[in-house]
RNA sequence: GCCGACGUGGUGUAAUCGGCGAUCAUACGGUCCUGUCACGGCCGUGAUCCGGGUUCAAGUCCCGGCGUCGGCG
Numbered sequence: 001g002c003c004g005a006c007g008u009g010g011u012g013u014a015a016u017c018g019g020c021g022a023u024c025a026u027a028c029g030g031u032c033c034u035g036u037c038a039c040g041g042c043c044g045u046g047a048u049c050c051g052g053g054u055u056c057a058a059g060u061c062c063c064g065g066c067g068u069c070g071g072c073g
Base pairs, nucleotide, nucleotide: 001072002071003070004069005068006067007066010026011025012024019056027045028044029043030042031041032040049065050064051063052062053061
């Protein structure tokens, strides 16, 4: 330099042909339980890498950029 895959809460992930209030777990906070802690129950906090485009509607499709990983030279 060329090609490909990926980028979603603090962390790990789902969203399958474009149609949901973006899923679950964990973490954190509150509360219940207990003599206390732990476990457990309930409630809450928090995310789509950036910019543009298509569309009534984009995490999903298109273009450009950034980053990570892999392959070729």